Transfer RNA from a Patescibacteria group bacterium, 71 nucleotides, folded computationally.
The source organism's lineage runs through Bacteria and Bacteria candidate phyla.
The sequence is in RNAcentral, with records from ENA.
[in-house]
């Protein structure tokens, strides 16, 4: 080059075009003689710019990264 597939909190990772969810991680507190499990409560997110649509993580084009195959 030429197809293709993935990209969502600090981690793994859910989501029929209609509230953007969980585990773990963090942070406060509570249990406890200390730590630990265990309970509660909280902070954090949709790869970037466009279009479509009453609404887009989601359809569409273009780009960034990152894997495949082929040349």
């Nucleotide at each position: 080059g030429u197809g293709g597939c993935u990209a969502u909190g600090g981690u793994u990772u859910a989501a029929c075009g209609g509230c953007a969810g969980a585990a773990c991680a963090g942070u406060g507190g509570g249990u406890u003689g200390u730590g630990g499990u265990c309970c509660c409560a909280u902070u954090a997110g949709c790869c970037u710019g466009g279009g479509u649509u009453c609404g887009a993580c989601u359809c569409c084009c273009a780009g960034u990264a990152g894997c495949c195959a082929c040349c």
Its mean pLDDT, the model's own confidence on a scale to 100, is 81. Rfam family: tRNA. Rfam classes the family as a transfer RNA.